[in-house]
């Protein structure tokens, strides 16, 4: 190099439907408010405000996204997460998305607890712990015990 194997939801990812998220944002109408507002947050800028900001209250209207679960596909077995680094969303700063680069970490996937993110007690991330599992060493008649790590493991 070519092939393949790991399964308690194997691992992404598209789509459809469903719950959620919400009777919330937000519109609009009426009152009430008197200087702020500005798409998480701190601050510049631009804007928009006394022709009346923000909020606050009724009445009517009322969602999406991101995360989930269902089904179908597709595309695989470093499949993929994550981390850190650089860029783009008006600017710093922070976050989050999303693109990228890495010989940083993780074999997988389950429960668990603590942390993070989250609208969330839901999922997901990290880390610690359990037990299971495959897949090699080494001990062993056998059953199994112990240790590695995917940069591995079978075959050629």
């Nucleotide at each position: 190099g070519u092939a393949g194997a790991g399964g308690u939801c194997g691992c992404g990812u598209u789509g459809c439907u469903a719950a959620u998220c919400a009777g919330u944002a937000u519109c609009a109408u009426a009152a009430u408010g008197g200087a702020u507002g500005u798409u998480a947050c701190g601050g510049a800028g631009g804007c928009a405000g006394a022709u009346g900001a923000a909020g606050u209250u009724a009445u009517g209207a009322g969602a999406a996204a991101g995360g989930u679960a269902g089904c179908a596909g597709c595309g695989c077995c470093g499949a993929a997460g994550u981390g850190a680094g650089u860029g783009u969303u008006u600017c710093c700063g922070a976050a989050a998305a999303c693109a990228u680069u890495u010989u940083g970490c993780u074999g997988g996937g389950c429960g668990u607890a603590a942390g993070g993110u989250u609208a969330a007690u839901a999922g997901c991330c990290u880390u610690g712990c359990g037990a299971c599992u495959g897949u090699c060493a080494u001990c062993g008649u056998a059953a199994g015990a112990u240790g590695g790590a995917g940069a591995g493991c079978u075959a050629c």
A computed fold for a 156-nucleotide RNA from uncultured Lachnospira sp., annotated as Lysine riboswitch aptamer. Its mean pLDDT, the model's own confidence on a scale to 100, is 77. It matches the Rfam family "Lysine riboswitch aptamer". About the family: Riboswitches are metabolite binding domains within certain messenger RNAs that serve as precision sensors for their corresponding targets.